The RNA shown here (c-di-GMP-I riboswitch aptamer) has 76 nucleotides and comes from an Armatimonadota bacterium. Its Rfam family is "c-di-GMP-I riboswitch aptamer". Rfam's curators write: GEMM was predicted in a large-scale screen for bacterial structured RNA regulatory elements. It was read from a public genome assembly, where an Rfam model found it.

[in-house]
């Protein structure tokens, strides 16, 4: 360094649900709240799901799967 992922250490994120705001909607965002996560950090590239339109198409979901990039620690 790579692979790997410990009853290690320091931590991090934040499901469902509730309230406020934005959006036609999927959903996003702030606060509360913790299901869980070794990338639950970023990217909509492929698959898939969802929304609007119901025609071309446009959008949403990265905590559905795959892929790419980056990152803390260092036991076996």
């Nucleotide at each position: 360094u790579a692979c790997c992922g410990a009853u290690a250490a320091g931590g991090g994120u934040a499901a469902a649900c509730c309230c406020g705001c934005c959006g036609c909607g999927a959903g996003g965002u702030g606060g509360g709240g913790g299901c869980a996560c070794a990338a639950a950090g970023c990217c909509a590239c492929g698959g898939g799901g969802c929304u609007c339109a119901c025609g071309c198409g446009a959008g949403c979901c990265g905590g559905c799967c795959g892929g790419g990039c980056u990152g803390c620690c260092g036991a076996a």